[in-house]
Context: one part of a larger RNA
RNA sequence: CUGGGCGUAAAGGGUGCGUAGGUGGCUCUGCGUGUCGGAUGUGAAAUCCCACUGCUCAACGGUGGAACGGCAUUCGAAACUGCAGGGCUAGAGUGUGGGAGAGGAGAGCGGAAUUCUCGGUGUAGCGGUGGAAUGCGUUGAUAUCGAGAGGAACACCGGUGGCGUAGGCGACUCUCUGGAACACAACUGACACUGAGGCACGAAAGCGUGGGGAGCAAACAGGAUUAGAUACCCUGGUAGUCCACGCCCUAAACGGUGUACACUUGGUGUGGGGAGUUUAGCCCUCUCCGUGCCGGAGCUAACGCGUUAAGUGUACCGCCUGGGGAGUACGGUCGCAAGAUUAAAACUC
Numbered sequence: 001c002u003g004g005g006c007g008u009a010a011a012g013g014g015u016g017c018g019u020a021g022g023u024g025g026c027u028c029u030g031c032g033u034g035u036c037g038g039a040u041g042u043g044a045a046a047u048c049c050c051a052c053u054g055c056u057c058a059a060c061g062g063u064g065g066a067a068c069g070g071c072a073u074u075c076g077a078a079a080c081u082g083c084a085g086g087g088c089u090a091g092a093g094u095g096u097g098g099g100a101g102a103g104g105a106g107a108g109c110g111g112a113a114u115u116c117u118c119g120g121u122g123u124a125g126c127g128g129u130g131g132a133a134u135g136c137g138u139u140g141a142u143a144u145c146g147a148g149a150g151g152a153a154c155a156c157c158g159g160u161g162g163c164g165u166a167g168g169c170g171a172c173u174c175u176c177u178g179g180a181a182c183a184c185a186a187c188u189g190a191c192a193c194u195g196a197g198g199c200a201c202g203a204a205a206g207c208g209u210g211g212g213g214a215g216c217a218a219a220c221a222g223g224a225u226u227a228g229a230u231a232c233c234c235u236g237g238u239a240g241u242c243c244a245c246g247c248c249c250u251a252a253a254c255g256g257u258g259u260a261c262a263c264u265u266g267g268u269g270u271g272g273g274g275a276g277u278u279u280a281g282c283c284c285u286c287u288c289c290g291u292g293c294c295g296g297a298g299c300u301a302a303c304g305c306g307u308u309a310a311g312u313g314u315a316c317c318g319c320c321u322g323g324g325g326a327g328u329a330c331g332g333u334c335g336c337a338a339g340a341u342u343a344a345a346a347c348u349c
Stems, first nucleotide, its partner, number of pairs: 003321004007303002012317001014201004021194003025088007034080001035077008049065006091191001092188003095184003103177006110154001115149007125136002162169002206247006215241002220236004258316006266294011298305002322349003331342004
């Protein structure tokens, strides 16, 4: 480079926004970029191919032809592509309306529970385990009642329920704020899809500065267990976990399944909206969007997927190419560091 691939065999970027680029709806007119046809010129010779032919044959050579995949000029075609102009509304967006939601940010606030402090009652144990011990307790513990302090998390509701691009989001109230679905069809008129670089977001752990610190708890200490026990169990316990600001940028960041659009039998739950039916409501029927299960054709190596595709197609991006060496070394970039990212080779099977 070409081909084949990427749920589980190697392979979908953690997620979004978006630049260049690639690709792009219906219709009319023009141009004639690509495209198609004709003509002309050129495409040296040799080589290759074909025919005939010379060395006894062949290799080799000669003559003629074809070809030289190409380029240029010119004449023409206008379906498709492109460019320019006009129009359209089915894509996309805007508007209006009533609903749903742990979507995000800030502030406030509530109850249960743990711990601690103070006070009352009360007395010898408590705690812990497989059994124990370390530990706590006559300076009065554990238990129990009352009062107070402080921090963190929000039982029930709670649901293969909801929202969010992903990470993720769960007491309650207020303020600010994003998105999606549905209905109407008023407006714009292709404004679209994807997206190398780039930018932004990105669990936990970790880092910096300053706060905070109830519970839990790496490290650490002690007690057990054991042949040993740098563990599992127990008693303690510091970072951390929490807050503000700034970094880090990773993950089994998973649906192990990139994004968008179109098409292709069904059944059954569930969340949101609408319409029909009804005097009204419920039920029921239809419909749009989401989220599950089962399953048809088809696909698949099988497992399985199956209108939420892994089916049938189109557009664009990312990635793979035997195992180890190795996601390592070196170099670059980023970072306070930890390290992240980009990413080999020798050698070996």